[in-house]
RNA sequence: CGCUACGACUAGGGGUACGGCGAAAGCCGUUGAGAGAGUCCCUUCGAACCUGAACUGAUUCACAUCAGCGUAGGGAAGUCAGAGAGCGGUUGG
Numbered sequence: 001c002g003c004u005a006c007g008a009c010u011a012g013g014g015g016u017a018c019g020g021c022g023a024a025a026g027c028c029g030u031u032g033a034g035a036g037a038g039u040c041c042c043u044u045c046g047a048a049c050c051u052g053a054a055c056u057g058a059u060u061c062a063c064a065u066c067a068g069c070g071u072a073g074g075g076a077a078g079u080c081a082g083a084g085a086g087c088g089g090u091u092g093g
Stems, first nucleotide, its partner, number of pairs: 001088004006082001007080004011043004017030005049074003055068004
């Protein structure tokens, strides 16, 4: 000196299921970070989330869960800072 992780600010993206009761509104329960909810999760190093998909196998009352699909197709980012850490390079003594 450079890179990387960590930070801050601003901005953006996303989902909301299943079971019971009920005419509905809604209430109760389950899983989950989140069940229109909490700055809850995610933002290209992108399985947050969407499509395929009312998918396939196991399993469950169902959701959930596990495996596959999946090196699939999409998917929302810019700016600033360097005390410390790691790696690499350069120069001088």